[in-house]
RNA sequence: CAGGAACAAAGCCAAACCCGUUGCGAGGCGGGGACGGAAAGCUGCGGGUCUCCACUGCAAGCGGAGGUAGCCGGGUUGCUCCA
Repeated sequence: CAGGAACAAAGCCAAACCCGUUGCGAGGCGGGGACGGAAAGCUGCGGGUCUCCACUGCAAGCGGAGGUAGCCGGGUUGCUCCA
């Protein structure tokens, strides 16, 4: 430099739940806490899914707006290990 992810985890992240805070909401953020994770780093680009004050509509649904990267795929950067 190019290839791979079976076993592992020093270090790293942190589900549920609890407290605080913020948002109409889904959720976000901070603290505690660990179910897990080899990209559980970053990115709403495609699909899925969730939410909604107001708008269209009898309604379902669609559109719009917003969330989810710890649902899957894509893009991008990187750690460890194997060879």